[in-house]
Formats: sequence, structure tokens, C1' cells
RNA sequence: CGCGUGGAUAUGGGAGAAUCCGGUGCAGCCCCCAAGGUGUGCCGGUACCGAAGGAGCAACCGCCCCGGUAAACUCUCAGGUGCAAGGGACCGUAUCCGCAUU
Repeated sequence: CGCGUGGAUAUGGGAGAAUCCGGUGCAGCCCCCAAGGUGUGCCGGUACCGAAGGAGCAACCGCCCCGGUAAACUCUCAGGUGCAAGGGACCGUAUCCGCAUU
């Protein structure tokens, strides 16, 4: 110095699931007007997804009544379900601050 490892920052990649149903407000357009359609906000309902977060459990261990302890597994509280945006576990690269090893 490189490799290892924890964290921070930047950057690249990054999945899944209703363009659902009903009500209601708003704005422009389609329409001779209206009805209706389209867009959007809010409310309610059902179904679905799991890779923010959260919760749960085995082997094993202990001071053995009980307790400790894992996930990408399970649950779905939260979050999310056209495109876009945003979020996104995890992975790569770079820099910085530590730890460990040599």
C1' cells in the first nucleotide's frame, strides 16, 4: 500500500401488486345545449404486493420457571399497486472517518 470490516456522503443499477368499484368537488376540452366522456383533488369500500420502517418464530445458548437470539422466511400495523415522479431492501464504484489484520 492492497485485501477484510462498521458507518457517512456522492453516484450507477434495482422487483412486485386493481389504468378496481362507488360517491363528491373543481377546471379545461369533446358535445348546438344538455346528458355523458376525459383530467384532477377528496371520501368510502373491496382485492392484491413486500425490497422503507415495524412485528413473529427455529436450531443453538443460558442463570433452564423462563429468557437470549436470524433472515431476502412469515405477518401485513405502516407503506405501496397504469405511465411519470418519488420511495426502494440489496449490489457495484469513489471519497472520508473508524476497527481489525499484516
Glycine riboswitch aptamer from a Paracoccaceae bacterium, 102 nucleotides, folded computationally. The coordinates come from a structure-prediction model, not an experiment, and the mean pLDDT is 80.